[in-house]
Context: one part of a larger RNA
RNA sequence: CUGGGCAUAAAGGGCGUCUAGGCGGAUCGGUCAGUCCGAUGUGAAAUCCCCCGGCUCAACCGGGGAAUUGCGUUGGAAACUGCCGGUCUCGAGUGCGGGAGGGGAGAGUGGAACUCCUGGUGGAGCGGUGAAAUGCGUAGAUAUCAGGAGGAACGCCGGUGGCGAAAGCGACUCUCUGGACCGUAACUGACGCUGAAGCGCGAAAGCCAGGGGAGCGAACGGGAUUAGAUACCCCGGUAGUCCUGGCCGUAAACGAUGGGCACUAGGUAGUGGCGGCUCUGAGGCUUCCUCUGCUGCAGCUAACGUAUUAAGUGCCCCGCCUGGGGAGUACGGUCGCAAGGCUGAAACUC
Numbered sequence: 001c002u003g004g005g006c007a008u009a010a011a012g013g014g015c016g017u018c019u020a021g022g023c024g025g026a027u028c029g030g031u032c033a034g035u036c037c038g039a040u041g042u043g044a045a046a047u048c049c050c051c052c053g054g055c056u057c058a059a060c061c062g063g064g065g066a067a068u069u070g071c072g073u074u075g076g077a078a079a080c081u082g083c084c085g086g087u088c089u090c091g092a093g094u095g096c097g098g099g100a101g102g103g104g105a106g107a108g109u110g111g112a113a114c115u116c117c118u119g120g121u122g123g124a125g126c127g128g129u130g131a132a133a134u135g136c137g138u139a140g141a142u143a144u145c146a147g148g149a150g151g152a153a154c155g156c157c158g159g160u161g162g163c164g165a166a167a168g169c170g171a172c173u174c175u176c177u178g179g180a181c182c183g184u185a186a187c188u189g190a191c192g193c194u195g196a197a198g199c200g201c202g203a204a205a206g207c208c209a210g211g212g213g214a215g216c217g218a219a220c221g222g223g224a225u226u227a228g229a230u231a232c233c234c235c236g237g238u239a240g241u242c243c244u245g246g247c248c249g250u251a252a253a254c255g256a257u258g259g260g261c262a263c264u265a266g267g268u269a270g271u272g273g274c275g276g277c278u279c280u281g282a283g284g285c286u287u288c289c290u291c292u293g294c295u296g297c298a299g300c301u302a303a304c305g306u307a308u309u310a311a312g313u314g315c316c317c318c319g320c321c322u323g324g325g326g327a328g329u330a331c332g333g334u335c336g337c338a339a340g341g342c343u344g345a346a347a348c349u350c
Base pairs, nucleotide, nucleotide: 004321005320006319008303012318014201015200016199017198021194022193023192025088026087027086028085029084030083031082033081034080035077036076037075038074039073040072041071042070049065050064051063052062053061054060091191092188093187094186095184096183097182098181103177104176105175106174107173108172109171110154114150115149116148117147118146119145120144121143125136126135162169163168206247207246208245209244210243211242215241216240220236221235222234223233258317259316260315261314262313263312266295267294268293269292270291272289273288275286276285277284278283299306300305323350324349325348332343333342334341335340
């Protein structure tokens, strides 16, 4: 490089958006660049292949042919691709009518619990564990009642239920705002798919500045346990966890499964919506569309499994893999305040 692959063996980019590029619906006409057919020139000789011949044979040599799969010129074909022009509506989008949702941002509000403070009652323990101890408590704790303050998280509803591209999103109200879905078929008329770069988003931890700090709690101190115990258990407790602004850019960022379109047996349940039948009321039955599960045939698979939400059958585009270790290391580059990220080897060794 080819061939082959990427759920679990090496391998899907964390996710989106878009540029170049690649690929692209139906129909008519034109063109003839790609494509195809013919002619012609060229494609040196030698070599390779075929035939014949010369050295006794062969190697070797001589002659003829073929080949040289290419390129140029020229005549032609017009199905397909391209290009130009016209038309179309099923792809895509818009409009109109609807309902669903923890989708996002900002502001405000609420109750339970917890801790602290003040006061009342009360009077010896509380707490904690396997058992204890450290710890707290006659300077009045724990318990209980009342009042006050503060921060963080939102029980039940809650659900293999919803929304979001992913990360993720859960008290209530208001304001601003994104997307999807159903119905309709008025409008545009291929406006599409993918997407190297680029740009944006991106859990937790971590970093910078300023606030905040109830609970929890790396580090740290103490008590236990133990042969030891730099742990597991207990008592404390600082960063942090929270807010604002700015960085970081990682993850078992997982469905370990990139995106789009089309096609390929079923059964059953849930979510949102349109319609039909029935009807004592929100009830029952049922069709279609969207999304989410379970189960299962063919097929696929090394098996496990997957199976209209494909890992089946095809097409288009991107990313990635190429034995284990060395190593996601070194060096260089680049980004970052740093931590470090991205890119990413080799010697050697099995």
The part of an RNA shown here (small-subunit ribosomal RNA, central domain) has 350 nucleotides and comes from a metagenome. The coordinates come from a structure-prediction model, not an experiment, and the mean pLDDT is 89.